Predicted 3D model of a 116-nucleotide RNA (SAM riboswitch aptamer (S box leader)). Its Rfam family is "SAM riboswitch aptamer (S box leader)". Rfam links the family to the GO term regulation of gene expression. The prediction has a mean pLDDT of 83.

[in-house]
RNA sequence: CACUCAUCAAGACCAGCCGAGGGAUUAGGCCCUUUGACGCUGGGGCAACCAUCGGGUUCCUCCCGAAACGGUGCCAACUCCUGCGGGGUUCCGAAAGGGACCGCGAGAGAUGGGUG
Numbered sequence: 001c002a003c004u005c006a007u008c009a010a011g012a013c014c015a016g017c018c019g020a021g022g023g024a025u026u027a028g029g030c031c032c033u034u035u036g037a038c039g040c041u042g043g044g045g046c047a048a049c050c051a052u053c054g055g056g057u058u059c060c061u062c063c064c065g066a067a068a069c070g071g072u073g074c075c076a077a078c079u080c081c082u083g084c085g086g087g088g089u090u091c092c093g094a095a096a097g098g099g100a101c102c103g104c105g106a107g108a109g110a111u112g113g114g115u116g
Base pairs, nucleotide, nucleotide: 001116002115003114004113005112006111007110008109013043014042015041016040017039021032022031023030026083027082028081029080044075045074046073049071050070052066053065054064055063056062079108084105085104087102088101089100090099091098092097
């Protein structure tokens, strides 16, 4: 980097440094930010993907559970929201059409496991 599988509504902040943008990408919206964001470092924490241990079976797979030493991950906002497809509720309108809201699916992305 490619493919594939699982998850993505919950959870978890302080200090120091830096100094202007940041929230992946593109567009729109919305938000964070000189009361110092983003990022980096240290400490702390959350969670439980892998690994570990126990059980369901005798192994693998699979399922359930424990623990949190290890490998990762994460600690504003649902993955901040929308965009594509197809529904539902409701409002305006004579109609065409338009507005608001709520699920589902796809796509994209993030994280972890596996394969090449």